[in-house]
Molecule: transfer RNA
Organism: Halorubrum lipolyticum
């Protein structure tokens, strides 16, 4: 000095602010199967790394901070 942090896990949204934040894969239920496994339905899911600022509203600008990799 540059990048990154969002669900248990891997990640989009961020740039350009709009109202109930999402996908997959997890996990449990059930349907199907002589069981499994796949497939299918439904359900569980989050103080958006902390704390302030801005604004009618902030995951999103903005400043600190702490974590992490790189140089």
């Nucleotide at each position: 000095g540059c990048a990154c942090a969002u669900a248990g896990c891997u990640c989009a949204g961020c740039c350009c602010g709009g109202a109930u934040a999402g996908a997959g894969c997890g996990u449990c239920g059930g349907a199907c199967u002589u069981c499994u496994a796949a497939u299918c339905c439904g359900a569980c899911g989050g103080u958006c790394g902390u704390g302030g600022g801005u604004u009618c509203g902030a995951a999103u600008c903005c400043c600190a901070c702490u974590g992490u990799g790189c140089c």